[in-house]
Background: A computed fold for a 73-nucleotide RNA from a Candidatus Shapirobacteria bacterium, annotated as transfer RNA. Its mean pLDDT, the model's own confidence on a scale to 100, is 80. Rfam family: tRNA. Rfam classes the family as a transfer RNA.
RNA sequence: CGGAGAGUGGCGCAAUUGGCAGCGCACCAGGCUGGGGGUCUGGGGGUUCCGGGUUCAAGCCCCGGCUCUCCGA
Repeated sequence: CGGAGAGUGGCGCAAUUGGCAGCGCACCAGGCUGGGGGUCUGGGGGUUCCGGGUUCAAGCCCCGGCUCUCCGA
């Protein structure tokens, strides 16, 4: 320098053909238990990497940029 992939709650990942952003773990509160652990119920937490564009509507489509990984030179 060229090509490909990835970036979404604290962490790991989903999200069909564009149509209310979810799941597991973790966290908080409560029940069961003498307590811990475990289990059950409920709850909080997201400017979806950044900036623009298209659209009634963008995590998803288009353009530019940043970071990480892999391949090639």